Predicted 3D model of a 473-nucleotide part of an RNA (small-subunit ribosomal RNA, 3' major domain) from a metagenome. The full RNA is in RNAcentral, with records from SILVA.

Context: one part of a larger RNA
RNA sequence: UGACGGGGACCCGCACAAGCGGUGGAGCAUGUGGUUUAAUUCGAAUCAACGCGAAGAACCUUACCAGGUCUUGACAUACCAAUGACAACCAUAGAGAUAUGGUCUCCUUCGGGCAUUGGAUACAGGUGGUGCAUGGUUGUCGUCAGCUCGUGUCGUGAGAUGUUGGGUUAAGUCCCGCAACGAGCGCAACCCCUAUCUUUAGUUGCUAACAUUAAGUUGAGGACUCUAGAGAGACUGCCAGUGAUAAACUGGAGGAAGGUGGGGAUGACGUCAAAUCAUCAUGCCCCUUAUGACCUGGGCUACACACGUGCUACAAUGGCUGUUACAAAGGGAUGCGAAGUCGCGAGGCGAAGCAAACCCCAAAAAGGCAGUCUCAGUUCGGAUUGUAGUCUGCAACUCGACUACAUGAAGUUGGAAUCGCUAGUAAUCGCAAAUCAGAAUGUUGCGGUGAAUACGUUCUCGGGUCUUGUACA
Numbered sequence: 001u002g003a004c005g006g007g008g009a010c011c012c013g014c015a016c017a018a019g020c021g022g023u024g025g026a027g028c029a030u031g032u033g034g035u036u037u038a039a040u041u042c043g044a045a046u047c048a049a050c051g052c053g054a055a056g057a058a059c060c061u062u063a064c065c066a067g068g069u070c071u072u073g074a075c076a077u078a079c080c081a082a083u084g085a086c087a088a089c090c091a092u093a094g095a096g097a098u099a100u101g102g103u104c105u106c107c108u109u110c111g112g113g114c115a116u117u118g119g120a121u122a123c124a125g126g127u128g129g130u131g132c133a134u135g136g137u138u139g140u141c142g143u144c145a146g147c148u149c150g151u152g153u154c155g156u157g158a159g160a161u162g163u164u165g166g167g168u169u170a171a172g173u174c175c176c177g178c179a180a181c182g183a184g185c186g187c188a189a190c191c192c193c194u195a196u197c198u199u200u201a202g203u204u205g206c207u208a209a210c211a212u213u214a215a216g217u218u219g220a221g222g223a224c225u226c227u228a229g230a231g232a233g234a235c236u237g238c239c240a241g242u243g244a245u246a247a248a249c250u251g252g253a254g255g256a257a258g259g260u261g262g263g264g265a266u267g268a269c270g271u272c273a274a275a276u277c278a279u280c281a282u283g284c285c286c287c288u289u290a291u292g293a294c295c296u297g298g299g300c301u302a303c304a305c306a307c308g309u310g311c312u313a314c315a316a317u318g319g320c321u322g323u324u325a326c327a328a329a330g331g332g333a334u335g336c337g338a339a340g341u342c343g344c345g346a347g348g349c350g351a352a353g354c355a356a357a358c359c360c361c362a363a364a365a366a367g368g369c370a371g372u373c374u375c376a377g378u379u380c381g382g383a384u385u386g387u388a389g390u391c392u393g394c395a396a397c398u399c400g401a402c403u404a405c406a407u408g409a410a411g412u413u414g415g416a417a418u419c420g421c422u423a424g425u426a427a428u429c430g431c432a433a434a435u436c437a438g439a440a441u442g443u444u445g446c447g448g449u450g451a452a453u454a455c456g457u458u459c460u461c462g463g464g465u466c467u468u469g470u471a472c473a
Stems, first nucleotide, its partner, number of pairs: 001473002003470003007467007015457002019421005026312008034303002042053002064298007073123001077122002079119006088103006106113002125287002128285003134281002136276003139272001141270001146185006152161003165176003191264004196232007206221002210219002235258001238252005314414001318373007330361003335354002340349003380411001385406007427449007
């Protein structure tokens, strides 16, 4: 100087407390361990692995296994020779890779170019090893308020001072003091979205007035909504009190908004030999008729079990039936696909419109109104199983999603324990997108309805500052 303490002081955080809803019990989905297997590819391991890499394993993907094949190679460059092909299509054999045969078949300035085949060698290739050889990227402490430097001063020196102290703040934020005076990386601000207003502009958007229609449908209009450009607006600016006359704090006015208005992006010096050699790059080591390459089939989907994360429930604040409202944000050309029509339905036929404020996906759902069920393992719950189908796709057996009919399991609110959340939040309700041929209860977004509680900091956990002790470095 640090680190540590079941030392001290001060402070902060959904850290506790006060509340609300969960997990832990059930069924299923999904990931992991274990076991099994020819293979169940690999990685991730307290927080910070476990709906994680994977924004999507039927083939492909695919790295794993079995079998069938290739050896200058599936891919790149260089040399020599031969050929005018190769590819594509057809036929035959085969599980296919592949092999055989047929059809078709280059350019030229004549130097050559291009392509294929064959040969020889340099080499290719490796999702093989090492993340404890590395770059790059990422997680975490933590959006915590810290981490340092120059000059000066002090100390023999390691170092100290500044950065400590008195106040204050979300903040090393600011003020005052001080052997310090300044500066840098962080904080804040600058950036984006959102909340109010003004203005510009009115189509594909809107409709107050006039006309018109079944309908903003059409004239018409730019007022309103909205869209998207430019501005205004919030700064402790004003007032009062407290304070040291400071910084600031408390209350108030005005205001759409008040003291960081709300949200996002933004992550200092560093820590964990943290993660990744399987995104990529890369040193070294290893394989080279195989640890490389191609193909078919299988596996990654197994199942006495254990754990994590979720979904659906156990019902009446509910289930079912009918009827009726109100979103936002997205996506669309190998696409979204309307009307109409067929089917109980998944869906089929159909084809209008739309590179979309125009057309489509698209029905928002919870909600409102009316009816029914009357506390039951039920008109709750939907697992499981049978049959018949739909769609995608060469192909749904292993192993897809969905539909109809039938079947109708566990489950009556969950032990010890444990998690999230402070406001448009929790809870609850639907909608969309990426990936994607198909395949979400996951993920990422979007809006609708919309709470309760916070006395307080004694205790638990984590963190910051000062101080103290130390057989630690």